[in-house]
Context: one part of a larger RNA
Molecule: large-subunit ribosomal RNA, domain I
Organism: Planctomycetaceae bacterium
RNA sequence: GGCAUGUGGGGGAUGUCUUGGCGUCAAGAGGCGAUGAAGGGCGUGGAAGGCUGCGAAAAGCCUGGGGAAGCUGUCAAACAAGCAUUUGAUCCCGGGAUUCCCGAAUUACCGUACGCUGAAUAUAUAGGCGUACGGGGCCAACGCGGUGAACUGAAACAUCUCAGUAACCGUAGGAAAGGAAAGCAAUAGCGACUUCCCGAGUAGCGGCGAGCGAAACGGAAUCAGCCCAAACCACUCCGGCUCCGGUCGGGUGGGGUUGUUGGGGCCACAACAACGUGUAGGUGAAAGUUAGACGAACGGCCUGGAACGGCCGGCCAGAGCGGGUGACAGCCCCGUAGUCGAAAACGGAAACCUCGCAAAGUGGUACCCCGAGUAGGUCCGGUCACGUGGAACCCGGACUGAAUCUAGGAGGCCCAUCUCCUAAGGCUAAGUACUCCUUGACGACCGAUAGUGGACCAGUAGCGUGAGCGAAAGAUGGAAAGCACCCCUUUUAGGGGAGAGAGACAGAACCUGAAACCACAUGCCU
Numbered sequence: 001g002g003c004a005u006g007u008g009g010g011g012g013a014u015g016u017c018u019u020g021g022c023g024u025c026a027a028g029a030g031g032c033g034a035u036g037a038a039g040g041g042c043g044u045g046g047a048a049g050g051c052u053g054c055g056a057a058a059a060g061c062c063u064g065g066g067g068a069a070g071c072u073g074u075c076a077a078a079c080a081a082g083c084a085u086u087u088g089a090u091c092c093c094g095g096g097a098u099u100c101c102c103g104a105a106u107u108a109c110c111g112u113a114c115g116c117u118g119a120a121u122a123u124a125u126a127g128g129c130g131u132a133c134g135g136g137g138c139c140a141a142c143g144c145g146g147u148g149a150a151c152u153g154a155a156a157c158a159u160c161u162c163a164g165u166a167a168c169c170g171u172a173g174g175a176a177a178g179g180a181a182a183g184c185a186a187u188a189g190c191g192a193c194u195u196c197c198c199g200a201g202u203a204g205c206g207g208c209g210a211g212c213g214a215a216a217c218g219g220a221a222u223c224a225g226c227c228c229a230a231a232c233c234a235c236u237c238c239g240g241c242u243c244c245g246g247u248c249g250g251g252u253g254g255g256g257u258u259g260u261u262g263g264g265g266c267c268a269c270a271a272c273a274a275c276g277u278g279u280a281g282g283u284g285a286a287a288g289u290u291a292g293a294c295g296a297a298c299g300g301c302c303u304g305g306a307a308c309g310g311c312c313g314g315c316c317a318g319a320g321c322g323g324g325u326g327a328c329a330g331c332c333c334c335g336u337a338g339u340c341g342a343a344a345a346c347g348g349a350a351a352c353c354u355c356g357c358a359a360a361g362u363g364g365u366a367c368c369c370c371g372a373g374u375a376g377g378u379c380c381g382g383u384c385a386c387g388u389g390g391a392a393c394c395c396g397g398a399c400u401g402a403a404u405c406u407a408g409g410a411g412g413c414c415c416a417u418c419u420c421c422u423a424a425g426g427c428u429a430a431g432u433a434c435u436c437c438u439u440g441a442c443g444a445c446c447g448a449u450a451g452u453g454g455a456c457c458a459g460u461a462g463c464g465u466g467a468g469c470g471a472a473a474g475a476u477g478g479a480a481a482g483c484a485c486c487c488c489u490u491u492u493a494g495g496g497g498a499g500a501g502a503g504a505c506a507g508a509a510c511c512u513g514a515a516a517c518c519a520c521a522u523g524c525c526u
Base pairs, nucleotide, nucleotide: 001525002524003523004522005521006520007519008518009517015511016475017474020446021445022443023442024441025440026439027438028437029435030434031138032137039102040101041100042055043054044053046079050075051073061096062095063094064093065092066091070083071082072081109135110134111133112132113131114130115129116128117127142173143171144170145169146168147167153160157207183190184189194221195220196219197218204212205211225427226426227425228371232254233253234252235251237250238249239248240247241246259405262370263369264368265367266364267363268362269361276357277356278355280354281353282352283351288346289345290344292340293339294338298313299312300311301310302309314331315330316320322334323333324332376400377399378398379397380396381395382394386412407422408421409420410419411418462469463468482510485497486496487495488494
């Protein structure tokens, strides 16, 4: 010096554990905010640095209800000082009060209505001022709309793709959007919209490359339909013109709302009243939600530090889900099955009230109406699965520009025939999407390098000018019983005794304690 074995150091793998995560399902809730939010700052305790709570009424105040012997944060121990014990504290739930400063942060600004005032400029208008009401900001995803990439793919790349995605902006709701056929279809028919399945990777589109990619039909979920504009009538509510007879325009009320032979107005005849109905508003029972209550049944012996273990003998079960307790507990504790419970708040059926809708035909008429800078056209774009193509349909820009039922649009160029439908106004629940949040149940989900970045005082420490990036870190023991006292010493370290403990090689750098690495001992080899 090497190898081997052992002992110890070192280190923190492994095993076991779980307070934390992850996911699914169901239900709830789907908003908060000028009555000042979200988020912060600063305060607030007997002592008080942090966390939590709260707000100068400050770990709290008042009140209603629950609950029962302890409590003043089960963070977090001790002390001090107190509160309460059936006249009910702490605690839990409902309601109320308080709620500093910053922050939309506002004595502002914007909008609407009304009033006052009031220029050039006479009436007036602009403007100014005041009052009232509303708005503003925040918020995870889901929605609708506007603007709108590139990397990438095409094995390069330009059309194309990624993708109408990301991002940004606007804006709303608990959902949003859409929606009651100028639809689809095809000689048969269907009958708003939305969503899912199928159709179908089909028909198609495509430097016919990469790739993109329907629809109808059928099946299912859910179902719901309505209101205006106009013709016409009325009013004298307003204005213009007036030859004062009116006329034109507006307003209000009535009327009217449709596509079999169109509907409505109008004219004639007939009929004439309630039953009802609703998606609106109000009052509002029960269920339910926000505290809770009752809730069966076990003993002995043995081992052990401890019985929940073993043995023996019992018991309950509408309860043998689960958790805790000094080891594995149906019968020890909390619970579980089952049953019951609310002063108050939320919730909301019937019913009632308000409001809306609501009865209806036959015939005639070809006089009136049936949504205009619209439909359509041309050019240029966009969007449709559809890249200009034979390219319809839909939307936009520029230029043009109809018709009113003997009318108009569509059926994928176009024409005819045929069929379907009635644009240029509006509203509409359900089925569908999502989960910042609350509750419950569950898991061939993780188990501390995993699972959230975060089991622990984490969006912290730390890094970065900044946008932003972003950790590590769990476990003594059943119970602190957390080692009184003595000794060594380099004297708050470390160690040796003693003591407590089942155990201290469980001593806080604390469960287990692998390997690397280090030391020592022994053996062998050199």